Predicted 3D model of a 485-nucleotide part of an RNA (small-subunit ribosomal RNA, 3' major domain) from a marine sediment metagenome.

[in-house]
Context: one part of a larger RNA
RNA sequence: UGACGGGGGCUCGCACAAGCGGUGGAGCAUGUUGCUCAAUACGAAGCUACGCGUAGAACCUUACCGAGGUUUGACAUGCAAGUGGUAGGGACCUGAAAGGGAAACGACCUAACAUUAGGUUAGGAGCUUGCACAGGUGUUGCAUGGCUGUCGUCAGCUCGUGUCGUGAGAUGUCGGGUUAAGUCCCAUAACGAGCGAAACCCUUGUCAUUAGUUGCCAGCGGGUAAUGCCGGGAACUCUAGUGAGACUGCCUAUGCAAGUAGGAGGAAGGUGGGGAUGACGUCAAGUCAGCAUGGCCCUUACGCCUCGGGCUGCAAACGUGCUACAAUGGUCGGUACAAAGGGAUGCCAAACCGCGAGGUGGAGCCAACCCCAAAAAACCGGCCUCAGUUCGGAUUGAAGGCUGAAAUUCGCCUUCAUGAAGUUGGAAUCGCUAGUAAACGCCGGUCAGCCAUACGGCGUUGAAUAUGUUCCCGAGCCUUGUACA
Numbered sequence: 001u002g003a004c005g006g007g008g009g010c011u012c013g014c015a016c017a018a019g020c021g022g023u024g025g026a027g028c029a030u031g032u033u034g035c036u037c038a039a040u041a042c043g044a045a046g047c048u049a050c051g052c053g054u055a056g057a058a059c060c061u062u063a064c065c066g067a068g069g070u071u072u073g074a075c076a077u078g079c080a081a082g083u084g085g086u087a088g089g090g091a092c093c094u095g096a097a098a099g100g101g102a103a104a105c106g107a108c109c110u111a112a113c114a115u116u117a118g119g120u121u122a123g124g125a126g127c128u129u130g131c132a133c134a135g136g137u138g139u140u141g142c143a144u145g146g147c148u149g150u151c152g153u154c155a156g157c158u159c160g161u162g163u164c165g166u167g168a169g170a171u172g173u174c175g176g177g178u179u180a181a182g183u184c185c186c187a188u189a190a191c192g193a194g195c196g197a198a199a200c201c202c203u204u205g206u207c208a209u210u211a212g213u214u215g216c217c218a219g220c221g222g223g224u225a226a227u228g229c230c231g232g233g234a235a236c237u238c239u240a241g242u243g244a245g246a247c248u249g250c251c252u253a254u255g256c257a258a259g260u261a262g263g264a265g266g267a268a269g270g271u272g273g274g275g276a277u278g279a280c281g282u283c284a285a286g287u288c289a290g291c292a293u294g295g296c297c298c299u300u301a302c303g304c305c306u307c308g309g310g311c312u313g314c315a316a317a318c319g320u321g322c323u324a325c326a327a328u329g330g331u332c333g334g335u336a337c338a339a340a341g342g343g344a345u346g347c348c349a350a351a352c353c354g355c356g357a358g359g360u361g362g363a364g365c366c367a368a369c370c371c372c373a374a375a376a377a378a379c380c381g382g383c384c385u386c387a388g389u390u391c392g393g394a395u396u397g398a399a400g401g402c403u404g405a406a407a408u409u410c411g412c413c414u415u416c417a418u419g420a421a422g423u424u425g426g427a428a429u430c431g432c433u434a435g436u437a438a439a440c441g442c443c444g445g446u447c448a449g450c451c452a453u454a455c456g457g458c459g460u461u462g463a464a465u466a467u468g469u470u471c472c473c474g475a476g477c478c479u480u481g482u483a484c485a
Base pairs, nucleotide, nucleotide: 001485002484003482004481005480007479008478009477010476011475012474013473015469016468019432020431021430022429023428026323027322028321029320030319031318032317033316034314035313042053043052064309065308066307067306068305069304070303073133077132078131079130080129081128082127083126088105092101093100094099108124109123110122111121112120113119135298136297138296139295140294144292145291146287147286148285149283151281156195157194158193159192160191161190162171163170164169175186176185177184201275202274203273204272206244207243208242209241210240211239212238216233217232220231221230222229247269250263251262252261253260254259325425329384330383331382332381333380334379341372342371343370346365347364351360352359353358391422396417397416398415399414400413401412402411438461439460440459441458442457443456444455
């Protein structure tokens, strides 16, 4: 100087408390361990691994296993030699394919000679052979770059000059206040400065203005069974550009100040809400399998190709989720209201067929135009009346649909039948402070299809509680002890 303390002081955080909803019990989905296996590919390991890399494992992917093949190679560059029935082409044979063999047909470019057609010679391209080399998801993340997680969006981490100290170092950065903040003020052997904090950026909330189609429709006119449907309008909504707006600016109280408490006005008030943004560093944290890369290793194989299988295996254990156990509910009928997205080998309307998944069909749309598209919970009415049930839907049987060469291992969906466990969950444990939790649906990426209950967004309905900081956990500053570094 740090680190540590079941030392002290001050302070903060959904850290506790106060509340709401869960997990832990059930069934299933998914990841992991373990076991099994020819193989069940590899990595990730307390917090910070375990719906993680993987925003899509039937083939492909694919790295694993078995079998069959191949050796200058699936891919790059260079050198040498050969090559016109050459390159290409590939009927046919073999084979599961890859691969192996192979008949017809059969070229191109440049130069010279030569020319009716065409041919000859030399060279190139291509091909073949050979040599350098390619190739490796082989190894080392404890050789590395880059990127990332975490402490933590915590308020810290430093420097120049000066001063103090023999020196390590200290001071500044401490103290008194204040703040979300090393934020600011006061004081001060310090005076300044940098990286962080804040601000600048995006979004959302109000208003003005510009613009007015594909969006809008108040007033005027026309028209319809009905609809901004048409003329028209530019007000409103909206769209998307430009501005304004919030600064403790004003008032009161308090304070030396910084500020704090309350108030006014205001759409918004003291950082308005949300996002992006992550200091010096810590964990030899993670990644050589995203990529790059040093060393080491393989080179008729640890490279490459193909088919099939596996990554989906199941006594068991754990994590993360979905669906429930019901009446604040289930079911049937009726009837409303979104936002944000996507669409050309694409989204697909009307109509018709089918109980349905779906099929036929073909209008429109490169999309504020058309389509996906039905929002769902909510609301109104009927039935169910507390039961393993009109709860719950696992499992299984049958019949179908769709994608795709191909759904057996191993896809999704529909209909009928079947109708398991489960009656609110031990010890323990998680999330959340407001448009939040909880509940409800919608969309997207990946994608032929899909094991999505995942992930990323979007809106709709919309709470409870916080007296407080003794305790648990983590963190910051000051101080103290130490046989630790």

The coordinates come from a structure-prediction model, not an experiment, and the mean pLDDT is 85.